Predicted 3D model of a 75-nucleotide RNA (c-di-GMP-I riboswitch aptamer) from Marinobacterium sp.
Of the family's consensus pairs, 95% are formed in the model.
The sequence was found by an Rfam model in a public genome assembly.
It matches the Rfam family "c-di-GMP-I riboswitch aptamer". Rfam describes the family as follows. GEMM was predicted in a large-scale screen for bacterial structured RNA regulatory elements.
Taxonomically the source falls in Marinobacterium (Bacteria, Pseudomonadati, Gammaproteobacteria, Oceanospirillaceae).

[in-house]
RNA sequence: UCUCGAUAAUGGCAAACCUCGGGCAACCGGGGGACGCAAAGCCGCAGAUCCCUCCGGGAUGGCUGGGCUACCGAA
Numbered sequence: 001u002c003u004c005g006a007u008a009a010u011g012g013c014a015a016a017c018c019u020c021g022g023g024c025a026a027c028c029g030g031g032g033g034a035c036g037c038a039a040a041g042c043c044g045c046a047g048a049u050c051c052c053u054c055c056g057g058g059a060u061g062g063c064u065g066g067g068c069u070a071c072c073g074a075a
Base pairs, nucleotide, nucleotide: 004073005072012037013036017032018031019030020029021028022027035062041068042067043066045065046064047063048060049059050058051057052056
């Protein structure tokens, strides 16, 4: 360095739900809250699912695959 992921260590993120706001909607953002996560960080490229002002556009990365980046260091 690559692979890998432990009863290690430092930490990190934040489901459902409640609340406020945005959006036609899926859903997104702020606050609370923790089901969980070793990439639950980022990217809509492929598939899948969902929405619509529907043949076009949008949403989901915590659906699967893939790409990029990253803390720690037992086996």